[in-house]
RNA sequence: GGGCGUGUAGCUCAGUUGGUCAGAGCACCCGCCUUACAAGCGGGCGGUCGGAGGUUCGAGUCCUCUCGCGCCCA
Numbered sequence: 001g002g003g004c005g006u007g008u009a010g011c012u013c014a015g016u017u018g019g020u021c022a023g024a025g026c027a028c029c030c031g032c033c034u035u036a037c038a039a040g041c042g043g044g045c046g047g048u049c050g051g052a053g054g055u056u057c058g059a060g061u062c063c064u065c066u067c068g069c070g071c072c073c074a
Base pairs, nucleotide, nucleotide: 001073002072003071004070005069006068007067010026011025012024013023019057028044029043030042031041032040050066051065052064053063054062
């Protein structure tokens, strides 16, 4: 330098053909339970969907450019 893949909540990930799709588990916070802690149960907080632009009535989800990471080739 070229090709492919990947980037969604603090972490690990899901999200059919664009249309309640912004979610789950864990973590964190509060409450219940317990002598207390853990576990368990209930609730809550938390996200510019890597960035920019474009298409569309509508984009996490399609197109272009770009950045990070991984693999392969040179």
This is a predicted structure of a 74-nucleotide RNA (transfer RNA) from Actinorugispora endophytica. It matches the Rfam family "tRNA". Gene Ontology term of the family: triplet codon-amino acid adaptor activity. From the family's description: Transfer RNA (tRNA) molecules are approximately 80 nucleotides in length. Its mean pLDDT, the model's own confidence on a scale to 100, is 80.